[in-house]
RNA sequence: AGAGUUGGCCAGACAAUCGCUGCGAGUAGCCGGUAAUGAAAAUUAUUGACUAUUAGGGGAGGAAAGUCCGGGCUCCACAGGGCAGGGUGCCAGAUAACGUCUGGGCGGCGCGAGCCGACGACAAGUGCAGCAGAGAGAAGACCGCCUGCACCGCGUAAGUGGCUCAGGUAAGGGUGAAAGGGUGCGGUAAGAGCGCACCGCAUUGCUGGCAACAGUAUAUGGCGAGGUAAACUCCACUCGGAGCAAGACCAAAUAGGUUCCCUUAUGGCGCGGCCCGCGUUGGGAACGGGUAGGUUGCUUGAGCUAUUAAGCGAUUAAUAGCCUAGACGAAUGAUUGUCAUUCUUUGAAAGAAGUCUACAGAACCCGGCUUAUGCGGCCAACUCUACUU
Numbered sequence: 001a002g003a004g005u006u007g008g009c010c011a012g013a014c015a016a017u018c019g020c021u022g023c024g025a026g027u028a029g030c031c032g033g034u035a036a037u038g039a040a041a042a043u044u045a046u047u048g049a050c051u052a053u054u055a056g057g058g059g060a061g062g063a064a065a066g067u068c069c070g071g072g073c074u075c076c077a078c079a080g081g082g083c084a085g086g087g088u089g090c091c092a093g094a095u096a097a098c099g100u101c102u103g104g105g106c107g108g109c110g111c112g113a114g115c116c117g118a119c120g121a122c123a124a125g126u127g128c129a130g131c132a133g134a135g136a137g138a139a140g141a142c143c144g145c146c147u148g149c150a151c152c153g154c155g156u157a158a159g160u161g162g163c164u165c166a167g168g169u170a171a172g173g174g175u176g177a178a179a180g181g182g183u184g185c186g187g188u189a190a191g192a193g194c195g196c197a198c199c200g201c202a203u204u205g206c207u208g209g210c211a212a213c214a215g216u217a218u219a220u221g222g223c224g225a226g227g228u229a230a231a232c233u234c235c236a237c238u239c240g241g242a243g244c245a246a247g248a249c250c251a252a253a254u255a256g257g258u259u260c261c262c263u264u265a266u267g268g269c270g271c272g273g274c275c276c277g278c279g280u281u282g283g284g285a286a287c288g289g290g291u292a293g294g295u296u297g298c299u300u301g302a303g304c305u306a307u308u309a310a311g312c313g314a315u316u317a318a319u320a321g322c323c324u325a326g327a328c329g330a331a332u333g334a335u336u337g338u339c340a341u342u343c344u345u346u347g348a349a350a351g352a353a354g355u356c357u358a359c360a361g362a363a364c365c366c367g368g369c370u371u372a373u374g375c376g377g378c379c380a381a382c383u384c385u386a387c388u389u
Stems, first nucleotide, its partner, number of pairs: 001385010012339007020059002023056001025054005031048007061359001065370002068368005073243004085239005090104005105119001106117004120234002125232002127228002142173002144169005151162004181199006200223001201221003204217005247296004257287006267281005303322008340357001343354004
């Protein structure tokens, strides 16, 4: 310098104007509570809610998304044990928990930094497997190889060639994704773990490791019988249900309920005070339930930032500082200007003009996973190649 790997950060900037929505204040209005004064009306002080207004300060994300996992919180259920059913699945750790994360093991890919993996058990049982092929699971003789009887050819003969039949044979060919360890030597009629050596495999022991696992042996076994469990199954661990429309509180009406008391229509009650009129037919008090509606749950939390300490790390602990949306007809926006970015046109260049600025949009809260994401940029660690010193 080029090509890469891993992790992290950035998601246009600034200003002006006009809005939207919470917060804590000020002012004004209205309604109510309390206290004082007063015979009363009322006045004053204080306080609460609501409305308007003033200035101030706060106001979307890395995924707020999908709702796929896990937890908090809430209500319901619940002695204890088991069955059924679901989930997870190498080992160890982290965590509130997880199907997440970290470290390790094994397998695969890459020269490498690194990346990927539903990765328990088919030697408990059951099941399944198209085509091809002779044979597909204690298999199999199609070609081939070897032996033998008979026959035919050649040869004086030993023998040799051909053909049919009967056997042997898993070396070689062929089929297939897969043909029942591999290579070599011996052996044999030809062959064969038939025997042996090495490699591989299984078992057992030993060593290292918490473990997964790895290494090893004058050891044992000629060699375990293919594949498949996102097939049934077995083993180990684990799982109650519903969800903030959870749940809690207040609570209107000529609504409706219970109890008690009073009363009988020229009456009572409602239409804010009075008259008329209209409607209704008991009235009043107490109590509890509860619809509309309102309040709450609601954002101080497994929180964020910094430092220090422990740990390879995920993470944890201590100390200090900070408060960072809380709406519900659902706010978080619009316009203008300058700059920045992308692209287009023009231009020799400087520049000018136009255009674009992703995915997306909180709704009880958190931890993950997955998916979407324009031009791209920055930082850190590391790898490979080439060159220079």
Notes
A computed fold for a 389-nucleotide RNA from Glaciecola punicea ACAM 611, annotated as Bacterial RNase P class A. The organism belongs to Glaciecola punicea, within Bacteria. The same sequence occurs in records of 2 taxa. Rfam family: Bacterial RNase P class A. From the family's description: Ribonuclease P (RNase P) is a ubiquitous endoribonuclease, found in archaea, bacteria and eukarya as well as chloroplasts and mitochondria. Its family is annotated with tRNA processing, dimeric ribonuclease P complex and ribonuclease P activity in the Gene Ontology. The RNAcentral record of the sequence draws on ENA and Rfam.